[in-house]
Molecule: transfer RNA
Organism: Kofleriaceae bacterium
RNA sequence: CGGGGUGUAGCUCAGUAGGAAGAGCGCUCGGUUCGGGACCGAGAGGCCGGUGGUUCAAGUCCACUUACCCCGA
Numbered sequence: 001c002g003g004g005g006u007g008u009a010g011c012u013c014a015g016u017a018g019g020a021a022g023a024g025c026g027c028u029c030g031g032u033u034c035g036g037g038a039c040c041g042a043g044a045g046g047c048c049g050g051u052g053g054u055u056c057a058a059g060u061c062c063a064c065u066u067a068c069c070c071c072g073a
Base pairs, nucleotide, nucleotide: 001072002071003070004069005068006067007066010025011024012023013022019056027043028042029041030040031039049065050064051063052062053061
């Protein structure tokens, strides 16, 4: 320098023909227990790496950009 891939909740990841953001673990509160763990119930938490564009509507499409990984030179 060229090509490809990944960036979505604190962590690991879904979200596949564009149409109201999810799961597991963790966290908070309650139940259970002498207390804790396990278990049960409820809840908080992300606007989807960033900017711009297309569209009535974008996590999803397009462009640029950024971090990391892989391949090539």